Predicted 3D model of a 151-nucleotide RNA (c-di-AMP riboswitch aptamer (ydaO/yuaA leader)) from an Acidobacteriota bacterium.
RNA sequence: GGGUGGAGCUUGCCUAAUCCCUGCGUCACGCGCGGGGAGCGGGGGACCCAUCGAAGGCCUGGCCUUCAGGGGCGCAUUGGCAUAUUCGCCAUAGGACACUUCCGAGUCCGAGCCCGUCAGCUAACCCCGUCGGCGUAUAACGGGAGCUCAC
Numbered sequence: 001g002g003g004u005g006g007a008g009c010u011u012g013c014c015u016a017a018u019c020c021c022u023g024c025g026u027c028a029c030g031c032g033c034g035g036g037g038a039g040c041g042g043g044g045g046a047c048c049c050a051u052c053g054a055a056g057g058c059c060u061g062g063c064c065u066u067c068a069g070g071g072g073c074g075c076a077u078u079g080g081c082a083u084a085u086u087c088g089c090c091a092u093a094g095g096a097c098a099c100u101u102c103c104g105a106g107u108c109c110g111a112g113c114c115c116g117u118c119a120g121c122u123a124a125c126c127c128c129g130u131c132g133g134c135g136u137a138u139a140a141c142g143g144g145a146g147c148u149c150a151c
Base pairs, nucleotide, nucleotide: 006149007148008147011135012134013133014132018038019037020036021035022034023033024032025031039130040129041128042127043126044125049120053067054066055065056064057063058062069118070115071114072113073112078091079090080089081088094109095108096107097106099146100145101144102143103142104141
């Protein structure tokens, strides 16, 4: 480099949510709390660009009054029916499913939370998170391509 046929089910999945170093608690491991870093993830933040609501009034390119706030994380958005309350049903944008990807099939989710009158984009710069919840004994489907491992 090529070929063959076998495996990718090695405990894995969702999520950014993993790994390393270190102080203390311990004789020590593990673990807990604190600190630092890498990786991954999120927010704020120029020029330029974009945007600059509705109605009414007035002394008219401005002012006043009334009404409506706005934004972020996330796949989780929107519509209909039902209910008179009871958070129920149907669908839907979108999303997940065991190496990666494409096609097909099947199953499931389609929530929740935060800021507090304030934030468009945005280089430099600044700030923040690194939780939590599940599954398995033939269940992690089939096919094409790729990659890796073994022979």
Model confidence (mean pLDDT): 77 of 100.